Predicted 3D model of a 318-nucleotide RNA (Bacterial RNase P class A) from Altibacter sp.
Parts: sequence; structure tokens; C1' cells
RNA sequence: AAAGCAGACCGCCUUAUCGAUCCUAAACUUCGGUUUGGGGUAGGAAAGUCCGGACACCAUAGGGAAGCAUAGCGGCUAACGGCCGUCGUUCGCCACAAGCGAAUCGGACAAGUGCAACAGAAAGAAUGUACAGGUAAUGCUGUAGUGAAACCAGGUAAACUCUAUGCGGUGAAAUGUCACGUAAACCUGUGCUUGAGGGUACCCGCCCGAUGCAGGAGGGUGGACAGAUAGAGCGUAUGGGUAACCAUACGUCCAGAUAAAUGAUAAGGAUUGCGUUUCGGCGCGAUACAGAAUCCGGCUUAUAGGUCUGCUUUCUUU
Repeated sequence: AAAGCAGACCGCCUUAUCGAUCCUAAACUUCGGUUUGGGGUAGGAAAGUCCGGACACCAUAGGGAAGCAUAGCGGCUAACGGCCGUCGUUCGCCACAAGCGAAUCGGACAAGUGCAACAGAAAGAAUGUACAGGUAAUGCUGUAGUGAAACCAGGUAAACUCUAUGCGGUGAAAUGUCACGUAAACCUGUGCUUGAGGGUACCCGCCCGAUGCAGGAGGGUGGACAGAUAGAGCGUAUGGGUAACCAUACGUCCAGAUAAAUGAUAAGGAUUGCGUUUCGGCGCGAUACAGAAUCCGGCUUAUAGGUCUGCUUUCUUU
């Protein structure tokens, strides 16, 4: 220097004009807002909604039975099926070992059930092989043979199952406050505590229930605020720890829309591909994946191009 592998990070920039939305200041206002100035405005995955939490509500939350998830050991964390460390096992390099790397579906087969190629008489409720011994009788005893295993403590749980631990459900369209609206309206049926009907995967229980329930016809409303954006937040430094991570100090405020803003156009620049070249440049392209919707921690998936670190191999120079 090149290639490969692993990990971490970045993921186009600037200006002008015209807009969108939020905050803020001033002026005006018919108190609804309007105008002007200033400031903020998408991500590393905002995605899939897979796992875990915060938060909210509900006995539809209790009891039973079932179901689901996880599975060496230790640690981290709000929590986890996540992460870190470590042991074991398997695979690769290696003649083996050691070492390095990768994977890991790692509790229990001494409770029961099931399953199993070949060989073998037989793999288990036995139609019990050959030889020998023994008995009143019987695989009753020994040996041989097959096999990893032969009357039993062989294997198998990513087979049922068992053990341990955990799990109530619904999700911001949760939930609360206020406002608007005919309407506690009309027609038919049914029921009114001796209760129609409804809620729950199942059973018991529990709860709602007369302004009810089922059906029908035409209509009304379809707004505002809170939740909701200062948080398990982010950055830097120091210290502790192998690490995940934790502690302390200082600094900092970094989207808040609601049918949904975060955009469009132009110019210049950056990186890069191709062509051309008088080697100064010039021309034509390309710049990905993707778009917040209560918030957070993970996992998974998509991603042009680039930077840094470590390891391995090859080559060059000293």
C1' cells in the first nucleotide's frame, strides 16, 4: 500500500427567494384573530410492532383449571426473551494437544408414556436362538453370538411430559375536564328485581342492568383543553469496574403537527462514476434506505457512499 474480516461512527453542505407549522416579542383588533421582527422544526433506523417497561383505566382484576414464555453459572438494568463476563458442548484451522475463531436449540430420561436405521431369536405385555447345567415344573442358571445398549440405572425432552421461575386484561382511538347537538324524541316487539339482556377463551365467583334490550325509518354532532414532550434526556470531564454498566461535577434544552407542518425552486460547493483533454480543466450524470403521531430500553430488517480502530494475508521500501 492492497484485499478480507470484526467493531465503532458519519450518513451531503451553504446561500437566496417563496411557503408550512410551533414558540416568543411588539403593534393593531370587530377579541375570532391579523401584521411585522426573532428563534425552533424530522431518523439511525422515525420502519417491523417482535420482546421489556413507564403511564392510564377496568373484580372483565378474585379462586380453580388450563395456556404461554424462559432455562449452565455470575453480573448489569426500571425491566427484559436484551446486554456483559465466564464454564461446558459442537464445528473449523491443526497429525493430536495447546491455541485461535465460529456456533450454541446448555434444567430433568433414578415418575409415567412414546419413538428409533442396521445387526440380532429377541430392543422389552417375549410365540426366548445355540450349547451346557439344573428342576416336580418353568428363561431357572451360565456361556456363546448381534449390538452403543440384552429383564433393565442404554439413547432421545427443537417427543409428550416433569421441575423451577415469571405472566390478569386492554392500549394514548388509554384516560380526565368542558362544550355542541335534534334526543330522556318517533314506530314495532320484549322486559322491569320471580329481571330481558350484557361483560369474561373455560368453570366458580363477580360486575352492569330499566333513562333497559332487539329491530326499523329519517336525521344531529363529529369541537376545545389536559394527557403531550425536561426525560430511566443529551454532551464533556474525572473516578470505579475485565466488561455490560455505575457514580460525581459542570454545561445544555434538542420536533410537537392532528388529517396531520418539517417543503419547493434557483445558484454555488463537496464526494464519486463515465467521457474528453493542450493534464490546467471541461461536459454529462449519481448522492442511498427512508418520514415522527404518548414516551423510553432493546432486538430484527432496509441502507448509495465515507471515516476511524483492531486483526489476518500478500506485496513494496528501509
Annotation:
Taxonomically the source falls in Altibacter (Bacteria, Flavobacteriia, Flavobacteriales, Flavobacteriaceae). Of the family's consensus pairs, 98% are formed in the model. The prediction has a mean pLDDT of 76. RNAcentral holds the sequence, with entries from ENA. It matches the Rfam family "Bacterial RNase P class A". Gene Ontology terms of the family: dimeric ribonuclease P complex, ribonuclease P activity and tRNA processing. Rfam classes the family as a ribozyme.